[in-house]
RNA sequence: CCGAGCGGGAGAGUCCUCCGACGGCAUCGCCGGCGGAGGCGCCGAAGGAGCAAACCCUCCCCGGAAUCUCUCAGGCUCACGUACCGCGCGGGU
Numbered sequence: 001c002c003g004a005g006c007g008g009g010a011g012a013g014u015c016c017u018c019c020g021a022c023g024g025c026a027u028c029g030c031c032g033g034c035g036g037a038g039g040c041g042c043c044g045a046a047g048g049a050g051c052a053a054a055c056c057c058u059c060c061c062c063g064g065a066a067u068c069u070c071u072c073a074g075g076c077u078c079a080c081g082u083a084c085c086g087c088g089c090g091g092g093u
Stems, first nucleotide, its partner, number of pairs: 001091003005087004013040001015039006022032004041076003047072001048070003055063001
């Protein structure tokens, strides 16, 4: 440095509209949650992209980090998962 294992580990609307099936009430409508599509709003800790100074160089150019910024992707009930941290194991240098 890489790999997997165990543990820890957030954030942001379960908003609005339409469609579908299911259930309830009652009667042909209403309500409930679920799935899908669209709209707006929002989050950033998968990934991706961008940049300063020091530094390098005679000078200029190039290079120059991220949990910073952007939000393309991803995500916004819960859960899963995530960067990152700890532990030990295996391999490489």

RNAcentral holds the sequence, with entries from MGnify. Glycine riboswitch aptamer from uncultured Streptomyces sp., 93 nucleotides, folded computationally. Taxonomically the source falls in Streptomyces (Bacteria, Actinomycetota, Kitasatosporales, Streptomycetaceae). Rfam family: Glycine riboswitch aptamer. About the family: This family represents the bacterial glycine riboswitch.